[in-house]
Context: one part of a larger RNA
Molecule: small-subunit ribosomal RNA, 3' major domain
Organism: metagenome
RNA sequence: UGACGGGGGCCCGCACAAGCGGUGGAGCAUGUGGUUUAAUUCGAAGCAACGCGCAGAACCUUACCUGGGCUGGAAACCUAUGGAAUCCCCUUGAAAGAGGGGAGUGCCCUUCGGGGAAUCAUAGUUCAGGUGCUGCAUGGCUGUCGUCAGCUCGUGUCGUGAGAUGUUGGGUUAAGUCCCGCAACGAGCGCAACCCCUGUCGUUAGUUGCUACCAGUUCGGCUGGGCACUCUAGCGAGACUGCCGGUAUCAAGCCGGAGGAAGGUGGGGAUGACGUCAAGUCCUCAUGGCCCCUAUGUCCAGGGCUACACACGUGCUACAAUGGCCGGUACAGAGAGCAGCGAGCUCGUGAGGGUAAGCGAAUCUCAAAAAGCCGGUCUCAGUACGGAUUGGAGUCUGCAACUCGACUCCGUGAAGGCGGAAUCGCUAGUAAUCGCGGAUCAGCACGCCGCGGUGAAUACGUUCCCGGGCCUUGUACA
Repeated sequence: UGACGGGGGCCCGCACAAGCGGUGGAGCAUGUGGUUUAAUUCGAAGCAACGCGCAGAACCUUACCUGGGCUGGAAACCUAUGGAAUCCCCUUGAAAGAGGGGAGUGCCCUUCGGGGAAUCAUAGUUCAGGUGCUGCAUGGCUGUCGUCAGCUCGUGUCGUGAGAUGUUGGGUUAAGUCCCGCAACGAGCGCAACCCCUGUCGUUAGUUGCUACCAGUUCGGCUGGGCACUCUAGCGAGACUGCCGGUAUCAAGCCGGAGGAAGGUGGGGAUGACGUCAAGUCCUCAUGGCCCCUAUGUCCAGGGCUACACACGUGCUACAAUGGCCGGUACAGAGAGCAGCGAGCUCGUGAGGGUAAGCGAAUCUCAAAAAGCCGGUCUCAGUACGGAUUGGAGUCUGCAACUCGACUCCGUGAAGGCGGAAUCGCUAGUAAUCGCGGAUCAGCACGCCGCGGUGAAUACGUUCCCGGGCCUUGUACA
């Protein structure tokens, strides 16, 4: 100087408390451990591994296993030799591959012999190739403490020195934020602001958007006017403790009030200091060293990554009446679309099929939003709750759904009566609840990333648990 303390003081955080909903029990989905296996590829390991890399494992992917092949190799450079390239057929085979046959000559130069470019085959060398090892040799990227308020430097001063001071102290703040004081005076990286979205208003603009008013109307902003309004998207205004009162060292600030769409950081996002964990990644990529070189490379078929006595994490669906079912009827936002979205009509109980308009989209389509509201039914029952499991019949994608896809219909109808010890999230348009979209993608979503609808309860307080900041104290620790 740090680190640590079941030392002290001060102060924060959904840390506790106060509340609301869960997890832990059930079934299923998914990841992991374990076990099994020819293989169940590999990595991730307290927080910070476990719906993680995987934003799509039937083949492919694929790195694993079994079997069948290749050896200058699946791809790149050079040299030599031969053939233009290319296309078609046959045999064999699971395919990869192996064997055989046929068609066929272009372009540039030409002394008509041939030469050259592109391309293919064979041979050869310097070689290729490796998701093989080492993340404890590394770059890059990332997690984490933590959006915590800290981490440092120059000069000066103090100290033999390590170092201290500044950065401590008194107030204050979300903040090393600001004020005051002070052997310090300044400065840098962080904080804040500058950026984006959202909340109010103005202005510019008016189609594909809008419709107050006028006219027409097949009644639909549908048509002609119109650009007020909504909206769209560019520019601007607005909030600064600016104003008033109180309080304060009359400093920073704090409390209350006015005005205002918004008030003291308005709400949200992006943004992550010096560093810590030899944290993670050699399987994104790059890369040192080591290793393989007829195999640890490479091609192919099939299998596996989907196994199942078990154990754990994360989720979905429930256990019902604030509910289930049936009929009727409203109101979103954000997105996506041409090898695409697909209206309408029609067939089918349905998944879906047939036909086909429009739309590269403020124009057309996906599209129905759902919870809600209105009416009816069920009456507490393992039920008209719950839907696992399973029999049968189908649809779609795809070369192909046996291992191993999703969905539909008929039948079947399991566990489950609100969950032990324990444990998680959340402070407001939040939790809870309801649906919608997108990426990946041929197909496949209970995951992920977004979007809006409905919309709470509670916070006395900081003693205690956990994590953190500042000062101080003890230490036989570094």